[in-house]
RNA sequence: AUCUUAUCAAGAGCAGGUGGAGGGACUGGCCCGAUGAAACCCGGCAACCGGCGUGUGAACGCACGGUGCUAAUUCUUGCGGAAGCUUUCCUGGCGGAUCUUUUAGGCCCUGGGAGUUUUCUGGCAGAUGAGAG
Numbered sequence: 001a002u003c004u005u006a007u008c009a010a011g012a013g014c015a016g017g018u019g020g021a022g023g024g025a026c027u028g029g030c031c032c033g034a035u036g037a038a039a040c041c042c043g044g045c046a047a048c049c050g051g052c053g054u055g056u057g058a059a060c061g062c063a064c065g066g067u068g069c070u071a072a073u074u075c076u077u078g079c080g081g082a083a084g085c086u087u088u089c090c091u092g093g094c095g096g097a098u099c100u101u102u103u104a105g106g107c108c109c110u111g112g113g114a115g116u117u118u119u120c121u122g123g124c125a126g127a128u129g130a131g132a133g
Stems, first nucleotide, its partner, number of pairs: 002132007013042001016041003022032003026078001028076002043070003048066003051062004074125001079122005084116004089112002092108003
């Protein structure tokens, strides 16, 4: 680096230490940061794997070991679908001022087109665990 699979709406320092300018994977946004970023240590959260305990089992508990995580939903978006909404777009209908006839404004609805700061959903990408090779 690749493949499989599970999870990703909860939780975790409103003065902890070192450190010094960057960070939130990528794109566009939008944010965090000298009232101090990344990183490391400590603390904490969770409970994926191992371990231990309870249980016939399903499962549950503890948090000892291995990871992980510790701003914002995986911060949001990126491709597709559905619903909603909008529309001085198309089609159809109602109506009928004026009027010789026709036509306009107006109203309505089926279908179609387009748009979408809305909602839901699938996917892509990513992260982490466990396993494979």